Description: The prediction has a mean pLDDT of 81. A computed fold for an 88-nucleotide RNA from uncultured Sphingomicrobium sp., annotated as Glycine riboswitch aptamer. NCBI's taxonomy places the organism under Bacteria, Pseudomonadati, Pseudomonadota, Alphaproteobacteria, Sphingomicrobium.
RNA sequence: GCGCGGGAGAGUUCGCCAGUUCCGGCAAGGACCUGGCGGCGCCGAAGGAGCAACCGCCCCCGGAAUCUCUCAGGCCACAGGACCGCGC
Repeated sequence: GCGCGGGAGAGUUCGCCAGUUCCGGCAAGGACCUGGCGGCGCCGAAGGAGCAACCGCCCCCGGAAUCUCUCAGGCCACAGGACCGCGC
């Protein structure tokens, strides 16, 4: 690195626009879902950044976390997922 399995946290929140389907005799309008944009609240275990225990040749310098920050990412499910186990 590849394959398989396990794998947490935080709104399925509010508003606007568009679309599928359904309700409405029709229209107006409404409901679920999907996508986009914005607001407030929140999470950290892709990535990134920072301090630094620690490590190396312990001066310089270099490496460096599940700690911190939340830029990114995420807050129904799906997907993703540090890390762990097994196999190659």